RNA sequence: CAUCAAGAGAAGGCCGAGGGAACCGGCCCUGUGACGCCUUCGGCAACCUGCCUCCGCGGCAAGGUGCCAAACCCGGUCGGGCCUGGCCCGAAGGAUG
Numbered sequence: 001c002a003u004c005a006a007g008a009g010a011a012g013g014c015c016g017a018g019g020g021a022a023c024c025g026g027c028c029c030u031g032u033g034a035c036g037c038c039u040u041c042g043g044c045a046a047c048c049u050g051c052c053u054c055c056g057c058g059g060c061a062a063g064g065u066g067c068c069a070a071a072c073c074c075g076g077u078c079g080g081g082c083c084u085g086g087c088c089c090g091a092a093g094g095a096u097g
Base pairs, nucleotide, nucleotide: 001097002096003095004094009041010040011039012038013037014036018029019028020027022077023076024075025074026073042068043067044066046065047064048063049061050060051059052058072093078090079089080088081087082086
């Protein structure tokens, strides 16, 4: 700096109680073993790379990272607008390149 409301997962082994970024509140996942680590095969396509191109915010490939529960799971935590038990927008923060 760019993207993050789309897309895409299973199996086996280890670990053993938490996990879903921080804090709070929800909601969900989890001893039918989550989360995390390793292996195998499969997939997605954000960035890089390569090819095509009507040169467009386009198309293809899947080599390098990455990713494959739920919108970055939802809301709050900062600011703004409005039709003010709320809705919308932006920032901040986080993740990936």

The RNA shown here (SAM riboswitch aptamer (S box leader)) has 97 nucleotides and comes from a soil metagenome. The RNAcentral record of the sequence draws on MGnify. The coordinates come from a structure-prediction model, not an experiment, and the mean pLDDT is 84. Rfam family: SAM riboswitch aptamer (S box leader). Rfam's curators write: The SAM riboswitch is found upstream of a number of genes which code for proteins involved in methionine or cysteine biosynthesis in Gram-positive bacteria.